[in-house]
c-di-AMP riboswitch aptamer (ydaO/yuaA leader) from a Nitrospirota bacterium, 133 nucleotides, folded computationally.
Of the family's consensus pairs, 96% are formed in the model.
Its Rfam family is "c-di-AMP riboswitch aptamer (ydaO/yuaA leader)". Rfam links the family to the GO terms regulation of gene expression and cyclic-di-AMP binding.
It was read from a public genome assembly, where an Rfam model found it.

RNA sequence: AAACAAUAGCAGCCGAAAUCCAUUCAAAGAAUGGAUGCGGGGGACCCAACACAAGGGGCGUAUUCCGCAAAGGAUAGGGCACUUCCAGGCCCGAGCCCGUCAGCUAACCUCGUAGGCGUUUGGAAGGGCAAAG
Numbered sequence: 001a002a003a004c005a006a007u008a009g010c011a012g013c014c015g016a017a018a019u020c021c022a023u024u025c026a027a028a029g030a031a032u033g034g035a036u037g038c039g040g041g042g043g044a045c046c047c048a049a050c051a052c053a054a055g056g057g058g059c060g061u062a063u064u065c066c067g068c069a070a071a072g073g074a075u076a077g078g079g080c081a082c083u084u085c086c087a088g089g090c091c092c093g094a095g096c097c098c099g100u101c102a103g104c105u106a107a108c109c110u111c112g113u114a115g116g117c118g119u120u121u122g123g124a125a126g127g128g129c130a131a132a133g
Base pairs, nucleotide, nucleotide: 004133009129010128012117013116014115018036019035020034021033022032023031024030025029037113038112039111040110041109042108047103055101056098057097058096059095064074065073066072077092078091079090080089082126083125084124085123086122087121
């Protein structure tokens, strides 16, 4: 140096929301721009529909019912720490946007790449990194 190996140990969550490059700022880091990746919207034929003010539509798990309303209760659905299954437990079930307008939709066009928080339940199976050796 390479290969093998895996005992102790290590790994954050929701969300599309990350990575790289360049420039500027004294630096940490931030801002701006570009690219890649990821996510969303618009948009033909065909198909579907013929529901245009009680408007209509989009993002999202966040819909629906009870309640005059509110509070609250329940609920479709969604989340819980490497992944899956089982058992158990705990949570969310919001909010925002477009502006009279949009079904699907290839080509094509276009937008976003935030924010907020923490976790150690048990069993089985299967993976990743990794001293020592």